RNA sequence: UGAUAGAGGUGCGGAUUUCAUCAGUACAUAAAGAGCUACAGCAAGGGAAGCUGCUCGUUCUGGAAAGGGGAAGCCGCCGAAGGAGUCUUUAUUUCCCGAUAUGAUUCCUGGGACGCAGUCAGAAUAUGCUGCGGACUGUCACACAGGUGGAGCGCUAUCAGA
Numbered sequence: 001u002g003a004u005a006g007a008g009g010u011g012c013g014g015a016u017u018u019c020a021u022c023a024g025u026a027c028a029u030a031a032a033g034a035g036c037u038a039c040a041g042c043a044a045g046g047g048a049a050g051c052u053g054c055u056c057g058u059u060c061u062g063g064a065a066a067g068g069g070g071a072a073g074c075c076g077c078c079g080a081a082g083g084a085g086u087c088u089u090u091a092u093u094u095c096c097c098g099a100u101a102u103g104a105u106u107c108c109u110g111g112g113a114c115g116c117a118g119u120c121a122g123a124a125u126a127u128g129c130u131g132c133g134g135a136c137u138g139u140c141a142c143a144c145a146g147g148u149g150g151a152g153c154g155c156u157a158u159c160a161g162a
Base pairs, nucleotide, nucleotide: 001160002159003158004157005156006155009078011077012076013075014074016072017071018070019069027062028061030059031058033056034055035054039053040052041051042050045097046096047095048094049093081109082108083107084106085105086104087103089101110137111136114133115132116131117130118129119128121127139150140149141148142147
């Protein structure tokens, strides 16, 4: 230097089954009432245009789903994986901003948990993201009475070469 195999632990990611939540919500039938040159719909959202037509509350009766969460085992793994920025492409009645998804690229993060603050989405105090904090933990280096510092393109083992 290269190849192979490993370790960290509430370890990472994926899909399946099931349970609760979402929610007596969205939505549907019926009844009565109010509005109708206003209003509503057509794409997460916003703006402009165009097209279309009913719209809104209440009551009775019915009544979801997705995302997110818990549990079970299964699969792939240990930059596992995640995030931020930029660019490309996709979908819509058309255009613009933008959002989602896909791909490329640059940068950051050893790991999980906890606390505080903020923020997008969200039903949510869950979850995600950003920043800060003090501990814990694995690894290497330095020191060693206590400890300090670094980063995964790292660390350990074996083999081969120089």
This is a predicted structure of a 162-nucleotide RNA (Lysine riboswitch aptamer) from a mouse gut metagenome.
Of the family's consensus pairs, 98% are formed in the model.
Its Rfam family is "Lysine riboswitch aptamer". From the family's description: Riboswitches are metabolite binding domains within certain messenger RNAs that serve as precision sensors for their corresponding targets.